[in-house]
RNA sequence: GGGGACCGGGCGGCCGCGGCUCACUUCGGUGAGGCGAGGAAAGUCCGGGCUCCACGGAAUGAAGGUGCCGGGUAACGCCCGGCCAGGGGGUUAGCCUCCUGAGGGAAAGUGCCACAGAAAGCAUACCGCCGGUCUUCGGCCCGGUAAGGUCGAAAGGGUGCGGCAAGAGCGCACCGCGUCGCUGGUAACAGCGUCGGCAUGGCAAACCCCACCUGGUGCAAGACCGAAUAGGGGUGGCAAAUGGGCCUGUUCCGGCUCGUCACCCGGGUUGGUCGCUUGAGCGGCGGAGUAAUCCGCCGCCUAGAGGAAUGGUCGCCCAUCCGCUUUCGGGCGGAGGACAGAACCCGGCUUACAGGUCCCC
Numbered sequence: 001g002g003g004g005a006c007c008g009g010g011c012g013g014c015c016g017c018g019g020c021u022c023a024c025u026u027c028g029g030u031g032a033g034g035c036g037a038g039g040a041a042a043g044u045c046c047g048g049g050c051u052c053c054a055c056g057g058a059a060u061g062a063a064g065g066u067g068c069c070g071g072g073u074a075a076c077g078c079c080c081g082g083c084c085a086g087g088g089g090g091u092u093a094g095c096c097u098c099c100u101g102a103g104g105g106a107a108a109g110u111g112c113c114a115c116a117g118a119a120a121g122c123a124u125a126c127c128g129c130c131g132g133u134c135u136u137c138g139g140c141c142c143g144g145u146a147a148g149g150u151c152g153a154a155a156g157g158g159u160g161c162g163g164c165a166a167g168a169g170c171g172c173a174c175c176g177c178g179u180c181g182c183u184g185g186u187a188a189c190a191g192c193g194u195c196g197g198c199a200u201g202g203c204a205a206a207c208c209c210c211a212c213c214u215g216g217u218g219c220a221a222g223a224c225c226g227a228a229u230a231g232g233g234g235u236g237g238c239a240a241a242u243g244g245g246c247c248u249g250u251u252c253c254g255g256c257u258c259g260u261c262a263c264c265c266g267g268g269u270u271g272g273u274c275g276c277u278u279g280a281g282c283g284g285c286g287g288a289g290u291a292a293u294c295c296g297c298c299g300c301c302u303a304g305a306g307g308a309a310u311g312g313u314c315g316c317c318c319a320u321c322c323g324c325u326u327u328c329g330g331g332c333g334g335a336g337g338a339c340a341g342a343a344c345c346c347g348g349c350u351u352a353c354a355g356g357u358c359c360c361c
């Protein structure tokens, strides 16, 4: 220096806060006992449990998401192990170790590649090189070429030898790339051989293609009980009418209805109860596995409250810092412990965090 695990002030006194249990009570409370935040309780970013709503099954599509391989898990975009690529360190080297990676497909299609540059994707030809005609000897024109120069993040394989007018995979060797085969591996992939002269630049966190996954809602979910009062409905009794309203614009006739009392039924509001914390739980031991994780046995119960309690102070001690002093052993005085904080519950990720302990390289 890198990686990982853990702690994150301790003890005691006094005062106070919120639930629970018990006792007493004048029903207002009082007393005793016991319990009372975190590694992130946070962000609400993923995955689930649970809840209600929707839904006949299957296939396909839309939209969103995931994406090397194998394993773990209830599940995941998480974790573990491996492969490949890039980077750092060590080593003479072989190799070892650490970090990072949205790491499927670019020889299906479309699109984009700024500036610079001759040319940015059907490659191209500015300078240069070579051959030829002409020449006023400065060069012009035609053809060949892509080795060199120039621009760029990137220029249609790289190095070397041969070859050629000059050149070029034009030919050859090695490396790279691709096809096929064999071997090893569950696989990603690796090694070896063979063939191909190279066709196939990059970008998919651009559209897209392929494979797989996904219904919505969040505890203010949702279930139950249910006061006063005001509505609604039903049954029955009483009262009245010569009245009001409605049934047709008017008239007549007819029908229904309007009051009050009693009982019953049903919905809702305030409120109360449940959901609510025993759970993919925690600790120890043993076993399987490289590990994540899983299995067995034993033990333990650890906030559940309402917009919300978990605090304050004093004394001693501890880490750390500062000042003074010293006979260099120390002594005295002062400061002083971060980030933060449950709100249905779990598994992750991310972010914040003074200081300290341990392990590995």
Base pairs, nucleotide, nucleotide: 001361002360003359004358005357006356007355009317010316011315012314013313014312015311017036018035020033021032022031023030024029038339042350043349045348046347047346048345049344050218052216053215063214064213065212066211067210068082069081070080071079072078083103084101085100086099087098088097089096090095104209105208109207110206111203112202113201126149127148128145129144130143131142132141134139157175158174159173160172161171162170176198177196178195180193181192182191183190184189222274223273224272225271232265233264234263235262236261237260238259243258244257245256246255247254281300282299283298284297285296286295287294288293318337320335321334322333323332324331325330
Molecule: Bacterial RNase P class A
Organism: uncultured Sphingomicrobium sp.